[in-house]
RNA sequence: GAGUGGGCCGGGUGACCGCGGCGCAAGCUGAGGAAAGUCCGGACUCCGUAGGGCAGGACGCUGGGGAAAGUCCCAGGCCGGGUGACCGGUGGAAUAGCGCAACAGAGAGCAGACCGCCGAUGGGCCGUGCAAGCGGUCACAGGUAAGGGUGAAACGGUGAGGUAAGAGCUCACCAGCGUUCCCGGCAACGGGAGCGGCUGGGCAUGCCCCGUCCGGAGCAAGACCAAGCAGGGGUUGGGUGGCCCGCCCGCUAAAGCCCCGGGUAGGUCGCAUGAGGCGAGCGGUAACGCUCGUCCCAGAUGGAUGGUCAUCCAUCCCGGGUAACCGGGAGGACAGGAUCCGGCUUACAGGCCCACUCUU
RNA sequence: GCGCCCGUAGCUCAGUAGGAUAGAGCGGCGGUUUCCUAAACCGCAGGUCACAGGUUCGAAUCCUGUCGGGCGUA
Repeated sequence: GAGUGGGCCGGGUGACCGCGGCGCAAGCUGAGGAAAGUCCGGACUCCGUAGGGCAGGACGCUGGGGAAAGUCCCAGGCCGGGUGACCGGUGGAAUAGCGCAACAGAGAGCAGACCGCCGAUGGGCCGUGCAAGCGGUCACAGGUAAGGGUGAAACGGUGAGGUAAGAGCUCACCAGCGUUCCCGGCAACGGGAGCGGCUGGGCAUGCCCCGUCCGGAGCAAGACCAAGCAGGGGUUGGGUGGCCCGCCCGCUAAAGCCCCGGGUAGGUCGCAUGAGGCGAGCGGUAACGCUCGUCCCAGAUGGAUGGUCAUCCAUCCCGGGUAACCGGGAGGACAGGAUCCGGCUUACAGGCCCACUCUU
Repeated sequence: GCGCCCGUAGCUCAGUAGGAUAGAGCGGCGGUUUCCUAAACCGCAGGUCACAGGUUCGAAUCCUGUCGGGCGUA
């Protein structure tokens, strides 16, 4: 100088005026790191105590943490990118099965022959010969997959042997796959040795299969008090409600459920001690856990937390000055509780700190 | 709070079991015609397929996450 990762702060103090909660009063106290999006997971409450199956949905490496999480966290494995710090990503199964691959190309999934190479073998023609045959030629049958060409992808790569020409056809080495064993690791997995057939590609973020998990609704849950009103219709005993089914439970006309109509728009609780905050010690690589100490920290309900002034601190602008500095002015983002909590994601002016990498 | 849907040209919409140039109508611009205009005819332009990342040879389409908008319900 260029970068990578992580953590933290998010204006301070004082005066005056104003608002919510608690309190007789004095007085005390009053938004956030995201209070947001509502994307996951719970607590809590009601439905039935939540059992089973189908359907449907979600997820899928290994180990650990956590109340739980299937989109949380930590550590590790694999693949890809970067010189590097580091970053990103997939995730069981592609030999259970079905399916997809446009265009180009000869051929695209147990493939294929356009140009090319060969034409050993068979065939035509010519020469020679009594004949068998031999030689030449054609490229007709046929062989081949080296080389060219197409494509994102063409059924391993290099070399040698081999052949008419060729080819894992054979061999050596290399890559890959499968398998047996050994070593390291809790494991995912990694390393090594041997053997095998020589090679059986991609997509499961296509369907499916395998494994695991999922009852529903939500604080407008739910409980109580007060006020007010007008009832009517349908359906129900082999019924109805609880999504389905089974069991079970409730109700069965003074009942349940559904529909229409009418009334209310108030209060109290739920509701602030909690998987709580802070500090120290110990254990653990870490996430996190344990122990001790200490603190009580918003509860509104059309919804309080604001305004003005002074001063200080960043920052910026103007003027003066070589500079330190002086004078004047501007000025601090995103946003804002509504049952609560744990995560994730998104927004955010400006500033501070730590660790690491590359280059000079 | 809970549930669901949508985003493609200026506007309204096609295209969604992936296949390459993303189309149509209206509108816009230019031309022909007319004395001029309209209509008609011919031609042309105009697109980050809301955004970002991923899967794939290939994404408007599949997956994930954001952003914006709309609907239903008590």